This is a predicted complex of two RNAs, RNase P RNA and transfer RNA, with 462 nucleotides together.

[in-house]
RNA sequence: CGAGUCGGCCGGGCGGCCGCGGCGGGGGGUUCCCCCGACGAGGAAAGUCCGGACUCCGCAGGGCAGGGUGGUUGUUAACGGCAACCCGGGGUGACCCGCGGGACAGUGCCACAGAGAGCAGACCGCCUGGUGGCGACACCAGGUAAGGGUGAAACGGUGGUGUAAGAGACCACCAGCGCCCCGGGUGACCGGGGCGGCUAGGUAAACCCCACCCGGAGCAAGGCCAAGAGGGGGUCCUCGCGGACCCCUGCGCAGGCGUUCGAGGGCUGCCCGCCCGAGCCUGCGGGUAGGCCGCUGGAGCCUGCCGGCGACGGCAGGCCUAGAUGGAUGGCCGCCACCGGGGCCCCGCGCCCCGGGACAGGAUCCGGCUUACACGCCGGCUCGCCCG
RNA sequence: GGGGCGGUAGCUCAGUUGGUCAGAGCAGCGGACUCAUAAUCCGUUGGCCGUCGGUUCGAGCCCGACCCGCCCCA
Numbered sequence: 001c002g003a004g005u006c007g008g009c010c011g012g013g014c015g016g017c018c019g020c021g022g023c024g025g026g027g028g029g030u031u032c033c034c035c036c037g038a039c040g041a042g043g044a045a046a047g048u049c050c051g052g053a054c055u056c057c058g059c060a061g062g063g064c065a066g067g068g069u070g071g072u073u074g075u076u077a078a079c080g081g082c083a084a085c086c087c088g089g090g091g092u093g094a095c096c097c098g099c100g101g102g103a104c105a106g107u108g109c110c111a112c113a114g115a116g117a118g119c120a121g122a123c124c125g126c127c128u129g130g131u132g133g134c135g136a137c138a139c140c141a142g143g144u145a146a147g148g149g150u151g152a153a154a155c156g157g158u159g160g161u162g163u164a165a166g167a168g169a170c171c172a173c174c175a176g177c178g179c180c181c182c183g184g185g186u187g188a189c190c191g192g193g194g195c196g197g198c199u200a201g202g203u204a205a206a207c208c209c210c211a212c213c214c215g216g217a218g219c220a221a222g223g224c225c226a227a228g229a230g231g232g233g234g235u236c237c238u239c240g241c242g243g244a245c246c247c248c249u250g251c252g253c254a255g256g257c258g259u260u261c262g263a264g265g266g267c268u269g270c271c272c273g274c275c276c277g278a279g280c281c282u283g284c285g286g287g288u289a290g291g292c293c294g295c296u297g298g299a300g301c302c303u304g305c306c307g308g309c310g311a312c313g314g315c316a317g318g319c320c321u322a323g324a325u326g327g328a329u330g331g332c333c334g335c336c337a338c339c340g341g342g343g344c345c346c347c348g349c350g351c352c353c354c355g356g357g358a359c360a361g362g363a364u365c366c367g368g369c370u371u372a373c374a375c376g377c378c379g380g381c382u383c384g385c386c387c388g
Numbered sequence: 389g390g391g392g393c394g395g396u397a398g399c400u401c402a403g404u405u406g407g408u409c410a411g412a413g414c415a416g417c418g419g420a421c422u423c424a425u426a427a428u429c430c431g432u433u434g435g436c437c438g439u440c441g442g443u444u445c446g447a448g449c450c451c452g453a454c455c456c457g458c459c460c461c462a
Stems, first nucleotide, its partner, number of pairs: 001384009012336007020040002023037006042359001046370002049368005054218004061272004066214005071085005086100001087098004101209002106207002108203003123148002125144008156174006175199001177196008222293004230249008251285007264276003300319008338356007389461007398414004407445001416432005438454005
């Protein structure tokens, strides 16, 4: 210098004007307005893919289903996250990828091609014998699996002995499998040795088996207040019709199923069992559809030190940082910073001009994952070439 | 907040033990019939199955992530 790989940071700053939201204070004033003050979205607030906190459901108990996870050790409130390591695969390398338990518990599947696709197989070939033929060769019977051929995959590989030809039939080495022993490691696993039989196919992101985990619903959770249609009662006004106010209940009609012969409900998948139990379901019509709490201070943020390879944890100090409810953060101008292009030049990264800036937005909160992202910036490492 | 379904030719849709299976109808193009058009008949073009990655010998189908679209419940 070129190519590559991994990771991190930022998501502009200040000032002025106009505008918005709730809060605090003050004023008008009686449901709104004005003034002042401090505050007011994110690294992903997003997708809702996981995990928790919180809240409710009366969580006796048992069984069957169902779902999820899947190397090991850690980390954490928890996780399918993260860290380190192991194994397998890819890359010259930095590094990357892996739902990465089990195929001697069982079942299923392996298309086409091919003789044969899971204990199967002989098409060509090789060899022996017989028959025919002068011969090349053909046919029949048998042996064989070395060679050819098919396929993603053909029942160990190479060399030799052996044989009519051959074959783990036998031998040496190698690969691989099972069992045992030794050493290292917390462990996954790694290294070494011995024995055995000559060899065992793949697929579980097919059913399934094994180990571990999982109750359901979700802030429209949940709680309080107010209002309400219809009905009943009381007081007052009125000769009466009727009206006003207050209190209680919480609407009306139709149909069906039920009331210890039990509907329905109860960890909302099912069953047994147990418990509660007089209402429940459907349709039509009508009413209210307002306020408050939950609601933001929390596994919180920043800085420093310590422990740990790291994820992370501990200690000390400092800080308070949205709570809206049809949902508030925006616009304009000026200056500065950053980057790109051009020009001037006193060559100092100096001055001037032009241009650029995204993705997107809270709605109970938090930890992750994934996805989107402009102008940009920084660092580690690897390979190749060149120079000293 | 919770749940479900779909994406295959220009359009509407099939496609299950994963395999030579990428199809049907309409539309388009060419031809025949007709004086001409329509209808009808014959032939034919057109897809990398929403995107990316993985499992497998092999993926429209199985698994994961993502992008669109639609529906239901409170």

Rfam match: Bacterial RNase P class A. It is annotated as a ribozyme.